RNA sequence: GCUCACGUGGCGCAGCAGGUAGCGCACCUGCAUGGUAAGCAGGAGGUCACCGGUUCAAAUCCGGUCGUGAGCU
Numbered sequence: 001g002c003u004c005a006c007g008u009g010g011c012g013c014a015g016c017a018g019g020u021a022g023c024g025c026a027c028c029u030g031c032a033u034g035g036u037a038a039g040c041a042g043g044a045g046g047u048c049a050c051c052g053g054u055u056c057a058a059a060u061c062c063g064g065u066c067g068u069g070a071g072c073u
Stems, first nucleotide, its partner, number of pairs: 001072007010025004019056001027043005049065005
């Protein structure tokens, strides 16, 4: 320098033939216990790396930038 993949709540991930974002763990509250853990019920938390474009509508499609990883030279 070229090519490819990935970038989604604190962490690990799903969702990508476009239709107003979900799971597990963690966290908070309550129940329960003599108490703790486990368990049960409920809850908060992200507008999807950034910018622009297409569209009635974009995490999802297109272009660019940045970051991480892999391969080639």
Source information
A computed fold for a 73-nucleotide RNA from a Tissierellia bacterium, annotated as transfer RNA. The RNAcentral record of the sequence draws on ENA. Rfam family: tRNA. Rfam describes the family as follows. Transfer RNA (tRNA) molecules are approximately 80 nucleotides in length. Model confidence (mean pLDDT): 82 of 100. The organism belongs to Tissierellia, within Bacteria.